Record summary: SAM riboswitch aptamer (S box leader) from Mesonia oceanica, 114 nucleotides, folded computationally. Of the family's consensus pairs, 97% are formed in the model.
[in-house]
RNA sequence: AAGUUAUCAAGAAAGGCAGAGGGACUAGACCCAACGAAGCCUUAGCAACCCUUUUUCUAUAUCAAGUAGAAAAAGAAGGUGCUACAUUCUACUGCAACAGCAGAUAGAUAACCA
Numbered sequence: 001a002a003g004u005u006a007u008c009a010a011g012a013a014a015g016g017c018a019g020a021g022g023g024a025c026u027a028g029a030c031c032c033a034a035c036g037a038a039g040c041c042u043u044a045g046c047a048a049c050c051c052u053u054u055u056u057c058u059a060u061a062u063c064a065a066g067u068a069g070a071a072a073a074a075g076a077a078g079g080u081g082c083u084a085c086a087u088u089c090u091a092c093u094g095c096a097a098c099a100g101c102a103g104a105u106a107g108a109u110a111a112c113c114a
Stems, first nucleotide, its partner, number of pairs: 003112006013043005021032003026091004044083003049079002051075010087106001092103004
């Protein structure tokens, strides 16, 4: 890289270096940007996927312990991620069409897998 599962309209920015692009790709639209884009660094924060703690239940033949699983509550030390705009919107399919809604594809992130 591939695969599986879950989530993606919530939330959270300052400083330094830098210097013209950026919002994944293509097209269109709409935006952000010299009142400083991308990128890098520092600090801070958000969230709660992994995680931590406690309680309860279940399994392990019975009780206790241990282990595993599930649920609830609390948390944020650690591993990631994220901190304009819905994944910025549309594109494909269905609901006859517009609008709107739902889904798919693609993408992103996490955990697992090999």
Its mean pLDDT, the model's own confidence on a scale to 100, is 83. It matches the Rfam family "SAM riboswitch aptamer (S box leader)". Gene Ontology term of the family: regulation of gene expression.